Notes: The prediction has a mean pLDDT of 84. A computed fold for a 94-nucleotide RNA from a Bacilli bacterium, annotated as THF (Tetrahydrofolate) riboswitch aptamer. Rfam family: THF (Tetrahydrofolate) riboswitch aptamer. Rfam describes the family as follows. Tetrahydrofolate (THF) riboswitch was first reported for Ames et al. as an RNA motif in 5' untranslated (5'-UTR)regions of folate transport and biosynthesis genes in Firmicutes genomes. Its family is annotated with tetrahydrofolate metabolic process in the Gene Ontology. NCBI's taxonomy places the organism under Bacteria, Bacillati, Bacillota, Bacilli. The model forms 94% of the base pairs in the Rfam consensus. It was read from a public genome assembly, where an Rfam model found it.
[in-house]
RNA sequence: CGCAGAGUAGAUAAGAAGCGUUAAGUGCUAUAGGAUGGGAUGUUGCCUAUAGACGAAAGGGAUGUCCCUGCGAUUUCUUAUCGCGUCCGCUGUA
Numbered sequence: 001c002g003c004a005g006a007g008u009a010g011a012u013a014a015g016a017a018g019c020g021u022u023a024a025g026u027g028c029u030a031u032a033g034g035a036u037g038g039g040a041u042g043u044u045g046c047c048u049a050u051a052g053a054c055g056a057a058a059g060g061g062a063u064g065u066c067c068c069u070g071c072g073a074u075u076u077c078u079u080a081u082c083g084c085g086u087c088c089g090c091u092g093u094a
Base pairs, nucleotide, nucleotide: 002093003092004091005090010082011081012080013079014078015077016076017075018074019072020071021070028052029051030050031049032048033047034046038088039087040086041085042084058069059068060067061066
C1' cells in the first nucleotide's frame, strides 16, 4: 500500500408486562428543534414539540370495586435476524 472484519440510530418477527377501547396511541401533511458506528460531518432514515386533516370492535361474568376474552398499523423490555453515505480511526492479515 492492498484485502477482510467489528461496531449506530433504527426496522422486522416472537415472547412477557402494560395503555386505550368514555379514543389516546399508531399512521399522514407542514414548521421548528434534537440525537445518531470510535472521531468529525451528514439525511430521503429516527426522535420531540406545535398546528392541521383523517379515523376504530367491542363483548361476557360478577353486581361493588373488579375479572376474563377480543380489538388497536398501540407502548416498553428481552431474544433472533437485518443494519450508516463521506473522510479519518480500531482489529486481523502481520